[in-house]
Molecule: Bacterial RNase P class A
Organism: Bacteroidales bacterium
RNA sequence: UCAACAGGCCGGCCUGUCGCUCCCGCAAGGGGGAGGAAAGUCGGGACAGCACAGAGCACCAUACUUCCUAACGGGAAGGCACCUUUUUAGGUGACAGAAAGUGCCGCAGAAAAUAACCGCCUAUGCCGGGGUAGAGGCAAGCCAGCCUUCGCUGAAGCUUCGGCAGGCAAGGGUGAAAACGUGGGGUAAGAGCCCACGCAAUACAUUGGCGACAGUAUAUUGGGGUAAACCUUAUGGGUUGCAAGGUCAAAUAUGUCGGUGUUUGAGGACUGCUCGUCCGAUAUCGAUGGGUAGACCGCUAGAGUUAAACAGCAAUGUUUAACCCAGAUAAAUGACAGGCACUCAACUGAUCGAUUUCAGGGGAGUACAGAAUCCCGCUUAUAAGCCUGUUGAACUU
Numbered sequence: 001u002c003a004a005c006a007g008g009c010c011g012g013c014c015u016g017u018c019g020c021u022c023c024c025g026c027a028a029g030g031g032g033g034a035g036g037a038a039a040g041u042c043g044g045g046a047c048a049g050c051a052c053a054g055a056g057c058a059c060c061a062u063a064c065u066u067c068c069u070a071a072c073g074g075g076a077a078g079g080c081a082c083c084u085u086u087u088u089a090g091g092u093g094a095c096a097g098a099a100a101g102u103g104c105c106g107c108a109g110a111a112a113a114u115a116a117c118c119g120c121c122u123a124u125g126c127c128g129g130g131g132u133a134g135a136g137g138c139a140a141g142c143c144a145g146c147c148u149u150c151g152c153u154g155a156a157g158c159u160u161c162g163g164c165a166g167g168c169a170a171g172g173g174u175g176a177a178a179a180c181g182u183g184g185g186g187u188a189a190g191a192g193c194c195c196a197c198g199c200a201a202u203a204c205a206u207u208g209g210c211g212a213c214a215g216u217a218u219a220u221u222g223g224g225g226u227a228a229a230c231c232u233u234a235u236g237g238g239u240u241g242c243a244a245g246g247u248c249a250a251a252u253a254u255g256u257c258g259g260u261g262u263u264u265g266a267g268g269a270c271u272g273c274u275c276g277u278c279c280g281a282u283a284u285c286g287a288u289g290g291g292u293a294g295a296c297c298g299c300u301a302g303a304g305u306u307a308a309a310c311a312g313c314a315a316u317g318u319u320u321a322a323c324c325c326a327g328a329u330a331a332a333u334g335a336c337a338g339g340c341a342c343u344c345a346a347c348u349g350a351u352c353g354a355u356u357u358c359a360g361g362g363g364a365g366u367a368c369a370g371a372a373u374c375c376c377g378c379u380u381a382u383a384a385g386c387c388u389g390u391u392g393a394a395c396u397u
Base pairs, nucleotide, nucleotide: 001393002392003391004390005389006388007387008386009385012340013339014338015337016336017335018334020033021032022031023030024029035368039379040378042377043376044375045374046373047241048240049239050238059237060236061235062234063233064078065077066076067075068074079095080093081092082091083090084089096232097231101230102229103226104225105224117172118171119168120167121166124165125164126163127162128161129160130159131158132157136143137142138141180198181197182196183195184194185193199222200221201220202219203218205216206215207214208213245297246296247295248294254289255288256287257286258285259284260283261282263281267279268278269277270276304323305322306321307320308319309318310317311316341366342365343364344363347360348359349358350357
């Protein structure tokens, strides 16, 4: 210097003509009119309706500390663990409990939690063989042995070999993980069995810190992993969303009330029957109720915007000044023309030469995406340009 990747900033400008929408105005005319994410609708709140004595269970969510905030599962600053040679740094983390209980742990391996395959041991018990030895043994009244003639046997003990029972968890092997590590003592062989040093956990004390936590000392202990398995502990959670919710209210149809008219007055109530009285089908006029279309409110002056100062490491807060900055409803915020800016690949010319420098005219391109009650976050998308970092390549010193 170039390229790729990651993070951050920014989110084209001007003029004319014709429109769209809201506000002000009698009118002429004047003024406002998309975003950093308006997106996903994920978290939290404002606001509104409904529900709600109080408490508990269930269900769901969250899970290191302090701070910020209206609130949050968000943010800031820290702690701890892990990863990385940017190591006084960067990145990642569902980061409470496995010593309350239950369950589960692929393959390999003997065994994945009452460990024992190979291996080590034979102290202890039993059986068998050899060597040595040469008289006792036990279940306690039996057996064996010695002495004498001949001829055979042969107990305990000691030692050694093998087997069974048994002991061990050092060493080997398997595995992501094997029952604290190293050394010594000890032992039949061994083992925290004992000791020294070290490691870890828990409890308590103390020092530093608001705290998570860190350091030190003492005591006890050495219990495999898994809670993104059930579970336990702590904290929080009523529900529906502006199509919430409220006001006004047409045509048509209909409910109720009243007046009038029509009929052989359908039908019904009172009654044993007749009369009578009352209600009443239907038409029309008026009043009125609920509801629909539609209109209006909610609706945009707000946890508001901009600037400065101050406090704070920061998130953020306070004060002062200035400002008013979309409100549509099938849904406005646009179209066309011209110019500028930036980018791209070619072309032409200049220069000794040029893919590389400079100039020229023309061409193509300029992202992601568009309010719908509002606000704070998170996540995702994003051309060109700018800033920072990492990696790679080339060149120069």